[in-house]
Context: one part of a larger RNA
RNA sequence: GGCAUACGGUGGAUGCCUAGGCGCUAAGAGUCGAAGAAGGGCGCGGUCAGCAGCGAAAUGCCACGGAGAGCCGUAAGCAGGCGACGACCCGUGGGUACCCGAAUGGGGCAACCCAACCGGAGUCAUAUCCGGUUAUCACAUAAUGAAUCCAUAGUUAUGUGAAGACAAGCCGGGGAACUGAAACAUCUAAGUACCCGGAGGAAAAGAAAGAAAAAUCGAUUCCCUGAGUAGCGGCGAGCGAAAGGGGAAGAGCCCAAACCAGACUCUUCGGAGUGUGGGGUUGUAGGACUGCCAAUAAAGAAGAUAAACUUAGGCGAAGCGAACUGGAAAGUUCGGGCAAAGAAGGUAAAACCCCUGUAGGCGAAAAGUUUAGAAUCGGAGGCAGGAUCCUGAGUACCGCGGGGCACGAGGAAUCCCGUGGGAAGCAGGGGGGACCACCCCCCAAGGCUAAAUACUCCUUAGCGACCGAUAGCGAACAAGUACCGUGAGGGAAAGGUGAAAAGCACCCCGGGAGGGGAGUGAAAUAGAACCUGAAACCGUAUGCUU
Numbered sequence: 001g002g003c004a005u006a007c008g009g010u011g012g013a014u015g016c017c018u019a020g021g022c023g024c025u026a027a028g029a030g031u032c033g034a035a036g037a038a039g040g041g042c043g044c045g046g047u048c049a050g051c052a053g054c055g056a057a058a059u060g061c062c063a064c065g066g067a068g069a070g071c072c073g074u075a076a077g078c079a080g081g082c083g084a085c086g087a088c089c090c091g092u093g094g095g096u097a098c099c100c101g102a103a104u105g106g107g108g109c110a111a112c113c114c115a116a117c118c119g120g121a122g123u124c125a126u127a128u129c130c131g132g133u134u135a136u137c138a139c140a141u142a143a144u145g146a147a148u149c150c151a152u153a154g155u156u157a158u159g160u161g162a163a164g165a166c167a168a169g170c171c172g173g174g175g176a177a178c179u180g181a182a183a184c185a186u187c188u189a190a191g192u193a194c195c196c197g198g199a200g201g202a203a204a205a206g207a208a209a210g211a212a213a214a215a216u217c218g219a220u221u222c223c224c225u226g227a228g229u230a231g232c233g234g235c236g237a238g239c240g241a242a243a244g245g246g247g248a249a250g251a252g253c254c255c256a257a258a259c260c261a262g263a264c265u266c267u268u269c270g271g272a273g274u275g276u277g278g279g280g281u282u283g284u285a286g287g288a289c290u291g292c293c294a295a296u297a298a299a300g301a302a303g304a305u306a307a308a309c310u311u312a313g314g315c316g317a318a319g320c321g322a323a324c325u326g327g328a329a330a331g332u333u334c335g336g337g338c339a340a341a342g343a344a345g346g347u348a349a350a351a352c353c354c355c356u357g358u359a360g361g362c363g364a365a366a367a368g369u370u371u372a373g374a375a376u377c378g379g380a381g382g383c384a385g386g387a388u389c390c391u392g393a394g395u396a397c398c399g400c401g402g403g404g405c406a407c408g409a410g411g412a413a414u415c416c417c418g419u420g421g422g423a424a425g426c427a428g429g430g431g432g433g434a435c436c437a438c439c440c441c442c443c444a445a446g447g448c449u450a451a452a453u454a455c456u457c458c459u460u461a462g463c464g465a466c467c468g469a470u471a472g473c474g475a476a477c478a479a480g481u482a483c484c485g486u487g488a489g490g491g492a493a494a495g496g497u498g499a500a501a502a503g504c505a506c507c508c509c510g511g512g513a514g515g516g517g518a519g520u521g522a523a524a525u526a527g528a529a530c531c532u533g534a535a536a537c538c539g540u541a542u543g544c545u546u
Stems, first nucleotide, its partner, number of pairs: 001545009015531001016496002020467002022464007029456002031165002039100003042055003046078002050074002052059001061094006070082003105114003115134007136162009170198005180187001184234001210217002221248005231239002252448003255392001259278003263274004283426001285391004289385005300377002305372007313362001315360001321334004336353002338342001344356003397421007407433001428443005483490002503530001506517004
C1' cells in the first nucleotide's frame, strides 16, 4: 500500500410526511379611480431588524350585530397592562387615512422644494402653524369683447364630465421574421407574434337592396354535420368554404323625408333657413293627403311592499365502557349504543359514539343581490280612394390602383378603400359568380337591440388512476426575497427534534468550541449542525497479503 470484517466520521440519497402548488367542476363576482385608484415611500409597538396590520385619531377610533373567557400578531422572554360595566375575536356600516403616484396650485433628480387667495390659531407686531381653494381638456350656460360698423375670434366665470390602473377573453388601427416549400422569389408561417386605441361583463354581429332555384326559407350568434367536400394553389408546399340538414337560444324596434303646429333668424318682402313638438318607418310596396269606422290593450319606465339569497353565527345522536400489549390506545379480546350523521381532520398508534365536524334543520341590528310587484307615467289601429308629394347623392355605378372575400387577376361576381368621372329616383332601384334576356328574390346609401357564445386577476364550495421539496408555481421558508446588471432585465438556495420543550438543573475536563457524568424522554447515534440517514470520500481496530 491492497483486500476483508467490525465500528465510526463525512455526506444528504432513499422512505415516510405536508404547511404549498397544478388541473378541473359548480355557483358567485366581473371592476377600481379627482370623494385621489393600482402601486409605493416614510412612519406607528415598553423592548421591534424582517414579515403581517395600521396611518400623526397610526399593532388602532366609533356604532350596530354575533360570540362568551380569556387577551396584548408572527414570537419566546423581560417589564407592564386589558377583560362578566363583556375584553380579545368575527361580521356590517362609519371615522381617520402623512408623502409620492393619473397627481391636478407652481416646480422637481417620485416620495422633495416653493407659493397665492379666503378663514382660523398665535404674536405688541412680524415670524410660525392649521383648514379650504387654485392643473389641463371637452361640453353647456352666462358675462365680456379685437383687427372691423354689426358681428365673429378671443377672454373670464360657473356647472358637468374626462384623465390613470386592470389576468384572460372582445372590437378596431398598424403589423413582422424565423420557418415550410427539403434551395428560393409568388405562396406559407399569419393577419400569428408584437405595438397602439377603445368598450363591456361580456364584446362583436343583428331584423335582408339576404339565401335559394324542388317548392321555398325568413335577423344575428354558437355547436354538430355538410367536408377535408366544392374550390383556390410556382395546381407546388399548402389554403379551404357556403347553402342545406340537426340542435342551443329566440325579440323585435327607432329615426330621416313628405305633411301639420307654433318659435326664432335672415330677407331683394317672393321667400329661405334653424331648432322644437306632432306625423311616419315599408317591397303581395309603404307613407303623406282625402273620406269612413273603431278606440285606450300589451310592452316599457317606476318602485311602496314582500320573499329568498350573500356578508358573522347557532343546534346537532350515540362509550369520561372493561381487560390486555404499550411511553401513549383510537390497536386486540369481551361486551354496549347511535345512524337523515360510517365525509373529513385532530387527539401520545389505527376513534361512527373524545374534540372539531358531518346528515338534517335554525339564524341578521346593518349592508348588498335577486325575484315578485301596488300607485303613477307611458302607450296601438282598420278600410277605401287613387290626382299630387315623400321614401337616406358626390351616394349607387364605371375607369385606374389596392385590400378583403376559402377564391393568388383569373371568365371574377359580391364587399371595402384611394383616385378620376358620376346616375335613376317607384313607369324607380339592387341581387341571383363576367355579361345579356326571361324569370325569381329583395329595397342600399341613418340608427338601436336581450339570450344562446368567449374568458377568469378574484370569492365560495368541492373534486383529481395530478406533484410530494432536484417534484409541484420561479417562490411550501423574510420570494420576485437575497444576489447579479448603468439599465431593460435576470433571478436563486433554503421544509421535518419530540406526543409534549419535558430544549440537559447540578458536577467534571477545556480559554473556548466541544466533550464526560447526572437528569428528561419510549427513544438523546431524537440534543436543536436535531426523523430515516444510501453512495462517493476519510478514519480506527483486527486478520490476511505485498
Overview: The prediction has a mean pLDDT of 85. This is a predicted structure of a 546-nucleotide part of an RNA (large-subunit ribosomal RNA, domain I) from Syntrophobotulus glycolicus. Its Rfam family is "Bacterial large subunit ribosomal RNA". The full RNA is in RNAcentral, with records from RefSeq. Lineage of the source: Bacteria > Bacillati > Bacillota > Eubacteriales > Syntrophobotulus.